[in-house]
RNA sequence: GGCCUCGUAGCUCAAUGGUAGAGCAACAGCCUUUUAAGCUGAUGGUUGGAGGUUCGAUCCCUCCCGAGGUCA
Numbered sequence: 001g002g003c004c005u006c007g008u009a010g011c012u013c014a015a016u017g018g019u020a021g022a023g024c025a026a027c028a029g030c031c032u033u034u035u036a037a038g039c040u041g042a043u044g045g046u047u048g049g050a051g052g053u054u055c056g057a058u059c060c061c062u063c064c065c066g067a068g069g070u071c072a
Stems, first nucleotide, its partner, number of pairs: 001071007010024004018055001027041004048064005
């Protein structure tokens, strides 16, 4: 340098064009003499960045950034 895969909540991952979700963690409450465990609740996202297509984009296209793999 070419090609391929990936980038979504603090972490691990869903969502194959129609209001972005789950588990864990953290927070509050209940329970307990206390802690842990358990139960309940709420919070938490400019979906890596910039454009384009579309009535509508996490999803399709282009460029850039980053990570991994492969070839030279």